The RNA shown here (Bacterial RNase P class A) has 387 nucleotides and comes from Quadrisphaera sp. DVD1. The model forms 94% of the base pairs in the Rfam consensus. RNAcentral holds the sequence, with entries from ENA. Lineage of the source: Bacteria > Bacillati > Actinomycetes > Kineosporiaceae > Quadrisphaera. Its Rfam family is "Bacterial RNase P class A". Rfam links the family to the GO terms tRNA processing, ribonuclease P activity and dimeric ribonuclease P complex. A source record names the gene rnpB.

RNA sequence: CGAGUGAGCUGGGCGGUCGCGUCAGCGCUCCGGGGAACCGGGGUGCUGCCGAGGAACGUCCGGGCUCCGCAGGGCAGGGUGGUGGGUAACACCCACCCGGGGUGACUCGCGGGAAAGUGCCACAGAGAACAGACCGCCACGCGCCUCGGCGCGCGGCAAGGGUGAAACGGUGGUGCAAGAGACCACCAGCACCCCCGGUGACGGGGGUGGCUCGGCAAACCCCACCCGGAGCAAGGCCAGACAGGGAGCGUUCGAGGGCUGCCCGCCCGAGCUCCCGGGUAGGCCGCUGGAGGGCGUCGGCAACGGCGUCCCGAGAUGGAUGGCCGCCACCCGUGGCCGGGUGACCAGCCACGGGGACAGGACCCGGCGUACAGGCUCACUCGUCCG
Numbered sequence: 001c002g003a004g005u006g007a008g009c010u011g012g013g014c015g016g017u018c019g020c021g022u023c024a025g026c027g028c029u030c031c032g033g034g035g036a037a038c039c040g041g042g043g044u045g046c047u048g049c050c051g052a053g054g055a056a057c058g059u060c061c062g063g064g065c066u067c068c069g070c071a072g073g074g075c076a077g078g079g080u081g082g083u084g085g086g087u088a089a090c091a092c093c094c095a096c097c098c099g100g101g102g103u104g105a106c107u108c109g110c111g112g113g114a115a116a117g118u119g120c121c122a123c124a125g126a127g128a129a130c131a132g133a134c135c136g137c138c139a140c141g142c143g144c145c146u147c148g149g150c151g152c153g154c155g156g157c158a159a160g161g162g163u164g165a166a167a168c169g170g171u172g173g174u175g176c177a178a179g180a181g182a183c184c185a186c187c188a189g190c191a192c193c194c195c196c197g198g199u200g201a202c203g204g205g206g207g208u209g210g211c212u213c214g215g216c217a218a219a220c221c222c223c224a225c226c227c228g229g230a231g232c233a234a235g236g237c238c239a240g241a242c243a244g245g246g247a248g249c250g251u252u253c254g255a256g257g258g259c260u261g262c263c264c265g266c267c268c269g270a271g272c273u274c275c276c277g278g279g280u281a282g283g284c285c286g287c288u289g290g291a292g293g294g295c296g297u298c299g300g301c302a303a304c305g306g307c308g309u310c311c312c313g314a315g316a317u318g319g320a321u322g323g324c325c326g327c328c329a330c331c332c333g334u335g336g337c338c339g340g341g342u343g344a345c346c347a348g349c350c351a352c353g354g355g356g357a358c359a360g361g362a363c364c365c366g367g368c369g370u371a372c373a374g375g376c377u378c379a380c381u382c383g384u385c386c387g
Stems, first nucleotide, its partner, number of pairs: 001383010012328007020051002023048011053358001057369002060367005065231004077227005082096005097111001098109004112222002117220002119216003134161002136157003140153005169187006188212001190209008235285004244276006256268004292311008330355008339346002
C1' cells in the first nucleotide's frame, strides 16, 4: 500500500422566523350552578420549563404489573434440545465441545434418540433396506459351427458396467468353475470394557467382539426439562343531567351553604338530604424513578455481578417535537491551481452544481428480527514491496 475479518460508536451544529403539545404563573372572555356570598368548567393571549429512536418499527420470544383460576398429583396440548455458565426470565448472551466452510483473521449448524417400534425415500433404475440379475462373469445339458465361438434351456455369482442424492465397508491377497468377510493382513467405522486428562460436552491410549448396521424425528413416536388463562380496551376510584316515582329533616328552638386545614368569627339563608332512574354519559387514577443511565473500582477469560459516587431525560388520548431562510461542517460530481512518493498510491485550496437516509412513543422493561444517506474508532488476518 492492497484485499479482507470481527467488534463498537455516531445518525448534523448555530442563528432568525412562523407554528404544535403537557404543565406552571398572570390577564381577557364565555358557559353552568346560586337570591347572594361564592364555586366549577371551557376557549384564548403573553411569559417560563420540558418535549421521541437506534431502531420508537415488526409485535416474534421472555418477564414485571393487573384481574380471574388454583390443596397436591396426573392426562391432554404447547415449547425447548451438544456442555458449562450468565440472567427476573428467554427461543437471548458468553465461554467451550463436535461437525461443515475458509490459506487465514473468522464463520455457519432446526447440534437429544434412526442399534425400541411404525412410516416415508421423488425422478431415474432390474432393484431403495432382513435388497437386487438390466448389461455382464461362470459351470452343466442340447443344438449349430468357418472349431475362434454362437443360440436356447437350467442353475451359480454382487467382482466389473450402468441408474441415482443414496445400491448393504476400503486396499491387497488366499480361494473358486466364476465369485463373495467365505477366509487372512492392514485401514476406516460401530458396540462393550479398562486407564489417563477435563466440572462437563468431549479428547487421548489400550483390549475384546461380530465383521459393517443407509437417510429422514420441521413424519408419528421415545427420552429429559419447562409452561394456568387473559391482557392497560388489564384493573380500580369518583360520579351526573332530563322525564318520572318514593322516604326523611327543617323555616327564628335556623336545616343547609360560603370564606377556612380546623375552631372561633363574619356572611347568605328556605329549602335541604337520601334511594330508584344508573354505577350509564363523563372524569380521574393506573402513568412513568426503573431488573434505570453515566463514571470509578473490585471479582470473573467473558456474558455478567458486587460496592461507591453523580444524574433524572415525553406521558399525549384522535393523539404534540414541524415548515421556511441564512451561515458553518460533511458527502458526491465537474473544472482550475498545485503538493508528497522510485512506485502502488495519498492528500490540500478555490469555484460552480447537487445531496442528507430509515423511520416516530401510547403500561414498562430484557432480547431477537428487519430497515437505514453517510461518518468515525479499535483489534486482528492474508498478500506485495522495503528495512